[in-house]
């Protein structure tokens, strides 16, 4: 990295660094941003996908837990409308 399968109207923010642009991408809008956004690191936390525990011989499936383990995500429905080899995350598989 290309291929499959699942989710993407629910949740959950402080501090520190750095400085100008940012919500993926293209046209239109709306919004955040020197009261310092975005990004990054540290803490906290939400959430249940995996991993785990129960039932079940088992393939599956069902249900449960946050105490733990490994992603993930903590402004606005993936911000909104429309477009495209959409995109992002997990899981299997190579």
């Nucleotide at each position: 990295g290309a291929c499959c399968c699942a989710u993407c109207c629910a949740g959950a923010g402080c501090g520190g660094c750095c400085g100008a642009g940012u919500g993926a991408c293209c046209u239109g809008g709306c919004a955040c941003g020197a009261c310092g956004a975005c990004g990054c690191c540290g803490c906290a936390g939400c959430a249940a996908c995996c991993c785990c525990c129960u039932c079940g011989c088992g393939a599956c499936g069902a249900g449960g837990u946050g105490a733990g383990g490994g992603u993930g995500c903590u402004a606005c429905c993936g911000c909104c409308a429309g477009g495209a080899c959409c995109g992002a995350u997990g899981g299997a598989a190579c």
Molecule: SAM riboswitch aptamer (S box leader)
Organism: Sanguibacter suaedae